[in-house]
Two RNAs folded together computationally: RNase P RNA and transfer RNA, 424 nucleotides in total.
Rfam match: Bacterial RNase P class A.
The prediction has a mean pLDDT of 75.

């Protein structure tokens, strides 16, 4: 020097000028609007809403059924379908990447067409081989039938009932042997997934992103959650119920809650307040840890609207600006993304 | 902001693993003097897009696109 790999941080800079939201401080003002002045004012995805909590209501979220979720192993974590370590399969010459990766000897289902047969140790196109009996061009070859076999060849298929070989026998089959896979059990290493040796019996097709079996989690609904204050109707109709029935509480049961009140109908309001942003926070540093993470220390404070604010415009640099803009709140996961930087590897080449 | 649903032919819909259909529309034909209506015949599909599962995928899973539908 080329190619590549994993991983990280930034996502125009600075200036001036005028504007918009929120909060402080002043001034005025019964108060509200309002001037002046200071501070602040989008992102890695702030996206999809796909997953997980938090927070509020229901009922302190309990038991069971159905439902949904997850899925090699150990460990972070509030949670998790996330993450880190590690194992086993596949990829790459390598650094590395990928993987939804429990059970098919619990059950039941599929497996279209073709093809003897698609999973029950059945079944036999073409075939293999002994015996009869026959034919002929007469030990060698061909027909017909029993019988045994299904190994070898052949045909189909996306897939054919272990694979290779030696013995065995008319022919031949794990029939018997060895070595290979794969199963089952022992023993050793290992938290464990599994790995590595040893014996057995002689093979148990594939699909579980088909029902379904196991083990582990999962109550419902959402900030338009939910609360408060004011207006209005309004002494408003109707139905059920008398102490055990109602009614209501997420799909339903148990179970629980009201029970002198319970729903259903009619009526009004669309305004203001809080929920609302200090947080599983963010940044330094030290400890423990392979790591994810955790634990002490210091430091910082970093939108908060309610029809929705963060924009314009000028000067200047430069590599000439992607994808995009909060709406309870956070942690992740996927998607979009112009370019730019840094760390750490690995192959090839050539030089020393 | 939240919740949920759909996507198949030029339309309104079946088809829910095994060669994608129906009815209208549309093109040629027969009937009719002519249209209609009736008959026959006929062409038209990246199954919304990509991946994956599986021999095989409209059908199952995953993730976008893109439409609608409820909630104060």
């Nucleotide at each position: 020097a080329g190619a590549g790999u994993g991983g990280g941080u930034c996502g125009g800079g600075c200036g001036g000028u005028u504007g918009c939201g929120c909060g402080c401080g002043u001034c005025a003002u019964c108060u509200u609007c309002g001037g002046c002045g200071c501070g602040u004012g989008a992102g890695g995805a702030a996206a999809g809403u796909c997953c997980g909590g938090a927070c509020u209501c229901c009922a302190u979220a309990g038991g069971g059924c159905a439902g949904g979720a997850u899925g090699c192993c150990u460990g972070c974590u509030a949670a998790c379908a996330g993450c880190a370590g590690g194992g086993c399969a596949g990829g790459g010459u390598g650094a590395c990447c990928u993987g939804a990766c429990g059970g098919a000897a619990a059950g039941u289902g599929c497996c279209a067409c073709a093809g003897a047969a698609a999973a029950g140790a059945a079944g036999a196109c073409u075939c293999c081989a002994u015996c009869g009996c026959u034919g002929g061009u007469u030990u060698u070859c061909g027909g017909c039938g029993u019988u045994g076999g299904a190994a070898a060849a052949g045909c189909u298929g996306a897939a054919a009932c272990g694979g290779u070989g030696c013995g065995g026998u008319a022919a031949g089959a794990g029939c018997g042997c060895a070595c290979c896979a794969g199963c089952g059990u022992c023993g050793c290493g290992g938290u464990a997934a599994c790995g590595c040796g040893g014996c057995g019996g002689c093979u148990u097709g594939g699909c579980a992103a088909a029902c379904c079996c196991c083990a582990u989690c999962c109550g419902g609904a959402g900030c338009a959650a939910g609360g408060g204050c004011a207006u209005a109707u309004a002494g408003g109709a109707g139905c059920g119920g008398u102490c055990a029935a109602g009614a209501c509480c997420g799909g339903c049961c148990c179970g629980g809650u009201c029970g002198g009140c319970g729903c259903u109908c009619g009526g009004g309001u669309a305004g203001c307040c809080c929920g609302c942003u200090a947080g599983a926070g963010g940044c330094c540093g030290c400890a423990g840890g392979c790591g994810a993470c955790u634990g002490c220390g210091g430091u910082c404070c970093c939108a908060g609207a309610g029809a929705a604010a963060u924009g314009a415009u000028c000067g200047u640099c430069c590599a000439c600006g992607a994808c995009a803009g909060a709406a309870u709140c956070c942690g992740g996961c996927u998607u979009a993304c112009a370019g730019a930087c840094c760390c750490a590897c690995u192959c090839u080449g050539c030089c020393u | 902001g939240g919740g949920c649903c759909c996507g198949u032919a030029g339309c309104u819909c079946a088809g829910u693993g095994g060669u994608a259909g129906a009815g209208c529309a549309g093109g040629g034909g027969a009937c009719u003097c002519a249209u209609a209506a009736u008959c026959c015949u006929u062409a038209g599909g990246u199954c919304g897009c990509a991946g994956g599962u599986u021999c095989g995928a409209u059908c199952c899973c995953u993730g976008c696109c893109g439409g609608g539908c409820c909630c104060a």